[in-house]
Molecule: c-di-GMP-I riboswitch aptamer
Organism: Rossellomorea aquimaris
RNA sequence: GUUAGAUAAUGGCAAACUUACUGAAAAGUGAGGACGCAAAGCUUUAGGGACUAAGUUGUGUGUUAAGACAAUAAGUCAGCCAGCUACCGGA
Numbered sequence: 001g002u003u004a005g006a007u008a009a010u011g012g013c014a015a016a017c018u019u020a021c022u023g024a025a026a027a028g029u030g031a032g033g034a035c036g037c038a039a040a041g042c043u044u045u046a047g048g049g050a051c052u053a054a055g056u057u058g059u060g061u062g063u064u065a066a067g068a069c070a071a072u073a074a075g076u077c078a079g080c081c082a083g084c085u086a087c088c089g090g091a
Base pairs, nucleotide, nucleotide: 002091003090005088012037013036017032018031019030020029021028022027035079041084042083043082047081048080049077050076051075055072056071057070058069059068061066
């Protein structure tokens, strides 16, 4: 330096769920909690994929009004794949 992750060692992160707050929602943040993770470290308009639809547009119903359906993300998810970086020992 490359490579994959046996055996260790130092450790690290923290799912579901509960709770408080934020948000239209998806979801996020804090605390508790551990399902698991060799990258569960970092990165989202500017690689793909998934979720939501406030607002906008359209449809039809209806009218003092209101609410339903469809489309739409630069809104969300990196613990979906992906890109970048990296500890340790082994080869």